[in-house]
Context: one part of a larger RNA
């Protein structure tokens, strides 16, 4: 490298936008580069292969091959190009309608803390048991009142939103995306995507004995970092292919229940897959496009170097050796 693969064995990039590529709807015409068909003409000797002549080995002598190039005459399915149409693909518009999407700005209440002042008195607190520690200078406890910072109980759902990471008291301001419906308007404008560019977060669970305190951090505002079990361990997109049975948000009916139809979240199964386990129309079935990524285990995400960052450190990324 080619094969073969990447839910748990090695492998899906955290995630999106988009460049150059790459591969792409339908009907028609023209054009004849690609593609094919015929024909010439080249494709030196030497060198292959068949034959003859002789032959140890070799030599000679004649013929093919040389899969190619170049010309000229065709041929119109296919790629291409270059007009013309077309509508289901992809977007536009009307009309509904959800929603913890995002930016900011004001605002609520419980609650712990700290002061105030009032009641009241000998103990609080933790703890398996205790101590550290507080408290007759009056604590703990009550009641009222002040200050501040952080978080949003109930609702609260397998629910909703969002490319991902994530998103939750209320109002308002400003904004992005999506779903129905009508099918009115566009007319492939569409998929994917190497560099590249953006923008965001610091999670939960168990162990580390246990208490009583508390620095740094936790918030805020700006800038850097650029990692995660960044998970669904499943890349984006298209498009076939039994059912049932729950939800979310719509549309059409029907009005005691319920059917039908779209987008979504979940549970079970047919077939069909898989090494099992599972997965199963939101696929790990069956097929196509394009990226990304694996190739025994250990050395190892090391070294050494470019690049990046103040720094911690990231990113690419080995090899001796061993087994």
């Nucleotide at each position: 490298c080619u094969g073969g693969g990447c839910g748990u064995a090695a492998a899906g990039g955290g995630c999106a936008c988009g460049u150059a590529g790459g591969a792409g709807g339908u009907g028609a015409a023209u054009u004849g580069g690609g593609u094919u068909g015929a024909a010439a003409g080249u494709g030196a000797a030497a060198g292959u292969c068949a034959c003859c002549a002789a032959a140890a080995a070799g030599u000679g002598g004649c013929g093919g091959a040389a899969u190619g190039c170049u010309c000229u005459c065709g041929a119109a399915g296919c790629c291409a190009a270059u007009u013309c149409a077309c509508u289901u693909g992809a977007g536009u518009g009307a009309g509904a309608c959800a929603g913890a999407g995002g930016a900011g700005a004001g605002u609520g209440g419980a609650a712990u803390u700290u002061c105030g002042u009032g009641u009241g008195u000998a103990g609080g607190g933790g703890u398996g048991a205790a101590a550290u520690u507080c408290g007759u200078a009056a604590a703990u406890a009550u009641a009222c009142g002040a200050a501040g910072g952080a978080a949003c109980g109930c609702c609260a759902a397998a629910a909703g939103c969002g490319a991902a990471c994530g998103c939750a008291g209320c109002u308002c301001u400003c904004u992005g995306g999506g779903u129905c419906c009508c099918u009115a308007c566009c007319g492939a404008c569409g998929c994917u995507g190497g560099g590249g560019u953006g923008a965001c977060c610091u999670u939960g669970g168990u162990c580390u004995a246990c208490g009583u305190g508390g620095u740094a951090g936790u918030c805020c505002a700006u800038g850097c970092c650029g990692u995660a079990a960044a998970u669904g361990a499943u890349g984006a997109g298209u498009g076939u292919u039994c059912g049932c049975c729950c939800u979310u948000g719509g549309u059409c009916u029907a009005c005691g229940c319920g059917g039908a139809u779209c987008a979504g979240g979940g549970g079970c199964c047919c077939a069909g897959c898989u090494a099992a386990c599972a997965c199963g129309u939101g696929a790990a079935a069956c097929a196509c496009u394009c990226c990304g990524c694996c190739u025994g285990g250990g050395g190892a995400g090391u070294a050494u170097g470019u690049u990046c960052g103040c720094a911690a450190g990231a990113c690419c990324g080995a090899a001796a050796c061993u087994c």
Notes:
Predicted 3D model of a 323-nucleotide part of an RNA (small-subunit ribosomal RNA, central domain) from Helianthus tuberosus. The source organism's lineage runs through Eukaryota, Streptophyta, Embryophyta, Asteroideae and Helianthus. Its mean pLDDT, the model's own confidence on a scale to 100, is 81.